[in-house]
RNA sequence: CGAGCAAACCAGACGGCAGCGCUGUGCUUUGCACGGUGAGGAAAGUCCGGGCUUCGUAAGGGAAUGGUAACUGCUAACGGCAGCCGGGGGCAACCCUAGGGAUAGUGCAACAGAAAUAGACCGCCGAACGGCCCUGCGAGGUGCGUGGCAAGGAUGGAAAGGCGAGGUAAGAGCUCACCAGCGCACUGGCGACUUUGCGGCUAUGUAAACCCUACCAGAAGCAACACCCGUAUGGAACAUUAAGCGUCCCCUGCGCGUUCCGGAGGUGGCAGGAGCUGUGUAGCAACAUGCAGCCAAGAUAGAUUGUCGUUUAAUACAGAACCCGGCUUAUGGUUUGGUCGCCCA
RNA sequence: GGUGUCAUAGCCAAGUGGUAAGGCAAGGGACUGCAACUCCCUGACUCCCCAGUUCAAAUCUGGGUGACACCUCCA
Numbered sequence: 001c002g003a004g005c006a007a008a009c010c011a012g013a014c015g016g017c018a019g020c021g022c023u024g025u026g027c028u029u030u031g032c033a034c035g036g037u038g039a040g041g042a043a044a045g046u047c048c049g050g051g052c053u054u055c056g057u058a059a060g061g062g063a064a065u066g067g068u069a070a071c072u073g074c075u076a077a078c079g080g081c082a083g084c085c086g087g088g089g090g091c092a093a094c095c096c097u098a099g100g101g102a103u104a105g106u107g108c109a110a111c112a113g114a115a116a117u118a119g120a121c122c123g124c125c126g127a128a129c130g131g132c133c134c135u136g137c138g139a140g141g142u143g144c145g146u147g148g149c150a151a152g153g154a155u156g157g158a159a160a161g162g163c164g165a166g167g168u169a170a171g172a173g174c175u176c177a178c179c180a181g182c183g184c185a186c187u188g189g190c191g192a193c194u195u196u197g198c199g200g201c202u203a204u205g206u207a208a209a210c211c212c213u214a215c216c217a218g219a220a221g222c223a224a225c226a227c228c229c230g231u232a233u234g235g236a237a238c239a240u241u242a243a244g245c246g247u248c249c250c251c252u253g254c255g256c257g258u259u260c261c262g263g264a265g266g267u268g269g270c271a272g273g274a275g276c277u278g279u280g281u282a283g284c285a286a287c288a289u290g291c292a293g294c295c296a297a298g299a300u301a302g303a304u305u306g307u308c309g310u311u312u313a314a315u316a317c318a319g320a321a322c323c324c325g326g327c328u329u330a331u332g333g334u335u336u337g338g339u340c341g342c343c344c345a
Numbered sequence: 346g347g348u349g350u351c352a353u354a355g356c357c358a359a360g361u362g363g364u365a366a367g368g369c370a371a372g373g374g375a376c377u378g379c380a381a382c383u384c385c386c387u388g389a390c391u392c393c394c395c396a397g398u399u400c401a402a403a404u405c406u407g408g409g410u411g412a413c414a415c416c417u418c419c420a
Stems, first nucleotide, its partner, number of pairs: 001341003005337006012311007020038008040317001044328002047326005052221004059252004065217005071083004085099001086097004100212002105210002107206003121153002123149003128146003131142003161179002164176003180202001182199004188193001225268004234261005244256004262419003275294007346416007355369003363400001371387005393409005
């Protein structure tokens, strides 16, 4: 210098002018003055988890439904996070991994191919039996029939371990060495797993197909829900205790008339919380905890802005709507620490 | 704000792992003096997009994009 990897941080600052929401104080009170405060790292997608609220007397049971999936830990909880194991990618820094079970059972595997879990089209063989040829007999020949084989060819994503040697009529884990896989014992580890040795000789793939195993889950969602004022307390049709709807499914129990047209105010929920900042302790870390300090939007047609100047990369993605922990997606910039290659000293 | 459903040719629409049916419209041809009707033939490189699982994906899984529907009170 180039390429690539990981982590952390920022999301403008200052000043002038004009303006907006909430809130405090004051006043000559429905307005004005002054002061305070005012979006994010993702506020987004709504993909998970929790708080909160309602339903139901209470929830219970199920072969219902849905979800998760190596191991150890963290957490309020999680499908999240940390560490670690196995597998995979990269020269490396490092990254990815829906990663239980196919030996419980069922299903599926189109086309091609002889055959798709079972098999012989081409091929190889002539040991055994028969035929034919040769021959005085024996030996031999032929590869015709009954047959043997699965090494080679061909099809396929996949053809019942790979490779070499022995062996054989030809062959084959038939035998042996090495490798892969499976099982058992042993070493180390809390564990997933792993070191070494032995054994038999070998098992198609698919569970993001049904399913099995283990574990988890009652449902709905702030338009939940609680309350006040008010007369907008409306009109029409249908139904008559049954059906239907809600409580995800079933059983028990509980609640609600349905549809169309028309019309519609306010308060709480709602901002002090699994909160934030600094620092110490324990831990590899996630995280936990002690101490000190801090209070930081709360609208309901929906505020948080516009413009100018200086500086700067500030030009990106993007606007809270009950709240919180994650994940995913979108996106501008800065810094730091590793790795590889080339060049120079 | 919350919840749910859907996306296949110009339009409607079947297909729920194995070469993507059908109808309308469109184009070409036949019939006809010319037309209509009728008959024959023709269409999907990407099944909204990107990844993954699988031998194989419109279909199964994850993410993204777009469209549509529903919700409270009078009751």